[in-house]
RNA sequence: GCCGGCAUAGCUCAGUUGGUAGAGCACCUGAUUUGUAAUCAGGCGGUCAUCGGUUCGAAUCCGAUUGUCGGCU
Numbered sequence: 001g002c003c004g005g006c007a008u009a010g011c012u013c014a015g016u017u018g019g020u021a022g023a024g025c026a027c028c029u030g031a032u033u034u035g036u037a038a039u040c041a042g043g044c045g046g047u048c049a050u051c052g053g054u055u056c057g058a059a060u061c062c063g064a065u066u067g068u069c070g071g072c073u
Base pairs, nucleotide, nucleotide: 001072002071003070004069005068006067007066010025011024012023013022019056027043028042029041030040031039049065050064051063052062053061
């Protein structure tokens, strides 16, 4: 220098043909317990890397950029 994958909640990841984003763990509150843990119930939490385009509507399609991983030279 060229090619490709990935970027979504604090962490690990779903989200399938475009229609207002979810799970587990973590965290907070309550119940239970002599107390802790465990268990149960509830709650909090995301400008979907950034910018632009297409569309009535974009996490999803297109382009550029940034970061990261891998391959080729």
The prediction has a mean pLDDT of 81. This is a predicted structure of a 73-nucleotide RNA (transfer RNA) from Gemmatirosa sp. The organism belongs to Gemmatirosa, within Bacteria. Rfam family: tRNA. The family's RNA type in Rfam is transfer RNA. From the family's description: Transfer RNA (tRNA) molecules are approximately 80 nucleotides in length.